[in-house]
RNA sequence: GGGCCCGUAGCUCAGCUGGGAGAGCGCCUCGUUCGCAACGAGGAGGCCGUCGGUUCGAUCCCGAUCGGGUCCA
Numbered sequence: 001g002g003g004c005c006c007g008u009a010g011c012u013c014a015g016c017u018g019g020g021a022g023a024g025c026g027c028c029u030c031g032u033u034c035g036c037a038a039c040g041a042g043g044a045g046g047c048c049g050u051c052g053g054u055u056c057g058a059u060c061c062c063g064a065u066c067g068g069g070u071c072c073a
Base pairs, nucleotide, nucleotide: 001072002071003070004069005068006067007066010025011024012023013022019056027043028042029041030040031039032038049065050064051063052062053061
C1' cells in the first nucleotide's frame, strides 16, 4: 500500500426485504427481611465511530475518513 471483517447503552451483543432503537448483566428507587443476599415491581442511561450523498424516511444503501482485527505485498 491492497483485500476482507468489526465499530449500536457502563460491559457482552441482537437488530439483514429502509419506517417501533432492543436483550442479558451492571446502575438507581420501591417492596418482602432485624440486616445482607436472593427474588419481585418500576426507572435512568444510546442522537447507532465521524463526515457527506441517495430517499418522503437511513443503524440498514452508496462514497470518503478514523480506530481495531486478520490475510497478502